[in-house]
Molecule: transfer RNA
Organism: Clostridia bacterium
RNA sequence: GGGGGUAUCGCCAAGCGGUAAGGCACCAGAUUUUGAUUCUGGCACUCGUAAGUUCAAAUCUUGCUACCCCUG
Numbered sequence: 001g002g003g004g005g006u007a008u009c010g011c012c013a014a015g016c017g018g019u020a021a022g023g024c025a026c027c028a029g030a031u032u033u034u035g036a037u038u039c040u041g042g043c044a045c046u047c048g049u050a051a052g053u054u055c056a057a058a059u060c061u062u063g064c065u066a067c068c069c070c071u072g
Base pairs, nucleotide, nucleotide: 001071002070003069004068005067006066007065010024011023012022018055026042027041028040029039030038048064049063050062051061052060
């Protein structure tokens, strides 16, 4: 230099055009003498970033950024 892949909550991770599951962690409450356990509720409406397409984009397209792999 060329090609490919990944980027979603603090961490892991689902999602495949119709308004973002789940687990751990965290916060509040119930239970408990206290803590742990258990239970209930809460926690991403800027999905790396900037544009584009669309009535509608995490999802499709393009540029850029970071990381990983292959290759000269």